The RNA shown here (transfer RNA) has 74 nucleotides and comes from a Candidatus Nanoarchaeia archaeon. It matches the Rfam family "tRNA". Gene Ontology term of the family: triplet codon-amino acid adaptor activity. Its mean pLDDT, the model's own confidence on a scale to 100, is 84. Lineage of the source: Archaea > Nanobdellati > Nanobdellota > Candidatus Nanoarchaeia. The RNAcentral record of the sequence draws on ENA.
RNA sequence: GGGCCCAUAGCUUAGCCUGGUGGAGCGCUGCUCUGAUAAGGCAGAGGUCGGCUGUUCAAAUCAGCCUGGGCCCA
Numbered sequence: 001g002g003g004c005c006c007a008u009a010g011c012u013u014a015g016c017c018u019g020g021u022g023g024a025g026c027g028c029u030g031c032u033c034u035g036a037u038a039a040g041g042c043a044g045a046g047g048u049c050g051g052c053u054g055u056u057c058a059a060a061u062c063a064g065c066c067u068g069g070g071c072c073c074a
Base pairs, nucleotide, nucleotide: 001073002072003071004070005069006068007067010026011025012024013023020057028044029043030042031041032040050066051065052064053063054062
């Protein structure tokens, strides 16, 4: 210098290909249960989907560029 892959909640991740209300597990908060704790049960908070721009009625999803990480070639 060239190519490919990855980036979504505090953590691990689904969803992307095929655009149409962003989910799960763990964790956290409240309540319940218990003599108390853990486990269990119920409810809840937490995400502008790495950044910018574009396409579109509509973008996590498509396109371009950038940033960070990994791999390969030279």